[in-house]
Predicted 3D model of a 128-nucleotide RNA (c-di-AMP riboswitch aptamer (ydaO/yuaA leader)) from a soil metagenome.
Formats: sequence, C1' cells, structure tokens
RNA sequence: CGCCGAACCUGACACAGGUCAGGUGGGGGGAACCAACCCACAUUGGGGCGAAUCCCGGCGAACCCGUCGGGUAGGGCGAGCUUCCUGCCCGAGCCCGUCAGCUAACUCCCAAGGCGACAGGGGAAGAA
Repeated sequence: CGCCGAACCUGACACAGGUCAGGUGGGGGGAACCAACCCACAUUGGGGCGAAUCCCGGCGAACCCGUCGGGUAGGGCGAGCUUCCUGCCCGAGCCCGUCAGCUAACUCCCAAGGCGACAGGGGAAGAA
C1' cells in the first nucleotide's frame, strides 16, 4: 500500500494488546395480512451466520458417517472508477439447543479473524 469480510471512525479511561460510550456498518428474535396447516409413505428433530449448495466415483463390510478424487449452485481477485475480454482462486467452518415462516412497533447481539505486494501491478474501451 492492497485483498477477503459487517468487522470501521471518534472520544474518555487505562497505558503496546484492553474497557466503556457515541457514530456508523452487520446479524437474530418479534404482529396483522399473506404463507403454512389435507392424505399417504419414509425419516437421519428443527433452525441461524456464511459465497460455501448439490451430484458422481474410489476406499473404509454397509445406510449415516469418515476419507480421497472429479465436477457443480454460488462467491472472490487481477491496484483511481466502471464495463467487456481473459487469467487465477474459494466453493469452508461455526453456532443455537427441541425452539423460531414472513413480520410494523419493540427487542437481543456482533464490529472479528485471516492474507498479499514492494511492482510501468493482465488486455481493451469508456466516464469522471
């Protein structure tokens, strides 16, 4: 200096780390109306944050599950900004605790963490 992300700014106290408050940004719960609520079968309760969902194959006896590989819904980056081209990546993890559709008023929380560069920063066009 830049990137993912809501995760930043200001003030006071403290004095590297932190605490509190305000601003700002983000998430959950929560009426009416609407939706749902019928029958049968099956079953591994259900739900939230997030782009991170689903499918196929190998191995583990086997469903679940674990692990490896391939794809995929979806998501990100390539340096003032936007669009197109094109290249490279991610496609996880965690939480609530039997409970929650939407949802005005109201109300409860979060503001972390993790990376990259030292460069005429991939190409083209456009706007300002």
Its mean pLDDT, the model's own confidence on a scale to 100, is 80.